[in-house]
Context: one part of a larger RNA
RNA sequence: CUGGGUGUAAAGGGCGCGUAGGCGGGAUUGUAAGUAUGGCGUGAAAUGCGGAGGCUUAACCUUCGAGCUGCGUUAUAAACUGCGAUUCUUGAGUGAUGGAGAGGCAGGCGGAAUUCCCUGUGUAGCGGUGAAAUGCGUAGAUAUAGGGAGGAACACCAGUGGCGAAGGCGGUCUGCUGGACAUUAACUGACGCUGAUGCGCGAAAGCGUGGGGAGCAAACAGGAUUAGAUACCCUGGUAGUCCACGCUGUAAACGAUGGAUACUAGGUGUGGGGGGACUGACCCCUUCCGUGCCGGAGUUAACACAAUAAGUAUCCCACCUGGGGAGUACGGCCGCAAGGUUGAAACUC
Numbered sequence: 001c002u003g004g005g006u007g008u009a010a011a012g013g014g015c016g017c018g019u020a021g022g023c024g025g026g027a028u029u030g031u032a033a034g035u036a037u038g039g040c041g042u043g044a045a046a047u048g049c050g051g052a053g054g055c056u057u058a059a060c061c062u063u064c065g066a067g068c069u070g071c072g073u074u075a076u077a078a079a080c081u082g083c084g085a086u087u088c089u090u091g092a093g094u095g096a097u098g099g100a101g102a103g104g105c106a107g108g109c110g111g112a113a114u115u116c117c118c119u120g121u122g123u124a125g126c127g128g129u130g131a132a133a134u135g136c137g138u139a140g141a142u143a144u145a146g147g148g149a150g151g152a153a154c155a156c157c158a159g160u161g162g163c164g165a166a167g168g169c170g171g172u173c174u175g176c177u178g179g180a181c182a183u184u185a186a187c188u189g190a191c192g193c194u195g196a197u198g199c200g201c202g203a204a205a206g207c208g209u210g211g212g213g214a215g216c217a218a219a220c221a222g223g224a225u226u227a228g229a230u231a232c233c234c235u236g237g238u239a240g241u242c243c244a245c246g247c248u249g250u251a252a253a254c255g256a257u258g259g260a261u262a263c264u265a266g267g268u269g270u271g272g273g274g275g276g277a278c279u280g281a282c283c284c285c286u287u288c289c290g291u292g293c294c295g296g297a298g299u300u301a302a303c304a305c306a307a308u309a310a311g312u313a314u315c316c317c318a319c320c321u322g323g324g325g326a327g328u329a330c331g332g333c334c335g336c337a338a339g340g341u342u343g344a345a346a347c348u349c
Stems, first nucleotide, its partner, number of pairs: 003321004007303002012317001014201004021194003025088007033081002035077008049065006091191001092188003095184004103177007110154001115149007125136002162169002206247006215241002220236004258316006266294007273286004298305002322349003331342004
């Protein structure tokens, strides 16, 4: 390189937008670049291959033939691919109507609870554990009642429920705003799919500047436990957790399963929609979109997957190629740093 692969054995990029490129729906017509067939030219000789012959054989040599899978040119063909023109509506998009949703951003508001402060009642304990102790408390704690401050998170509803490309999103109201879905079939007429490089988004922790700080809590301190205990348990407690702006760019970023399209038994839930009957709750049907469970064919090394495929096919991207060394070294690029990204070899089994 070819091939074979990528749920769990090595292997799907964390996710999107999209450039180049690759691939691309139905009909008519032209062209002849690809394609196919024939002719002509060329494809040196030697070598190699097949036949025959010469040295006693062989190696070696001579001779004849096929071949040299290619290139150029010319003629013909027009199904397929390409290119040009015309056209179509089923792919894609737009419009109209409609309902669903923790989708995003900003601002306001609310109640429960913890902590702290003030005041009242009240007295000797409280707290904590396996048991204790450190700790708090006669300077009046814990408990209880009233008032106040402040920060963070939003019980029940809540659901293998919903929304989002992923990360993720949950009190409530208002404003701004993205997407999906259903019905309709008015419009455009292939405008599509994928997507190297690129650009953007991207949990937590961490970093910079400035705020904020109730609870929790790395580090740290003390008390226990223990042979020891730099832990598990307890009492405290600082970064941090929160906000604004900027950086970092990684995760078991997981469905460990890239995206798109088409096709291929059933059964049973659930969310949204459509239709029917009905006064209505409710009930029934459903070729639509999403989300679960079970299961046949098929697939699979097995486990399992099974219309949300890991089945049957096509297109495009990414990635793998024995274990360790090693996601290390060196270099490049990025970063304030931490580090990230790209990514070996010797050696060894």
About this RNA
The part of an RNA shown here (small-subunit ribosomal RNA, central domain) has 349 nucleotides and comes from an uncultured bacterium.